[in-house]
RNA sequence: UCCGCGAUAGCUCAGCGGUAGAGCAGCUCGCUGUUAACGAGUUGGUCGUAGGUUCGAUCCCUACUCGCGGAG
Repeated sequence: UCCGCGAUAGCUCAGCGGUAGAGCAGCUCGCUGUUAACGAGUUGGUCGUAGGUUCGAUCCCUACUCGCGGAG
C1' cells in the first nucleotide's frame, strides 16, 4: 500500500429495508430467620463517524476512524 471480516445496552451477541431484541449485569418486589439461589417486574441504545440512495436505513452505496486476519 492492497484485500477480507468486524464495530448494536455496562459485558457477550442477535437483528440484513418498515419505529432495535436476548442472555448476563444493575434496580424494585416476592420467597427465606438472614444471605445465596429461585420467581415476577423494570431501567438502560445519537446502531463507530460523516455524507448519499430511499416514502422509510442497524441493514444498500461512498469516504474516514479503530480492531482482527491475509497479500506484497
A computed fold for a 72-nucleotide RNA from a Candidatus Nomurabacteria bacterium, annotated as transfer RNA. The coordinates come from a structure-prediction model, not an experiment, and the mean pLDDT is 82.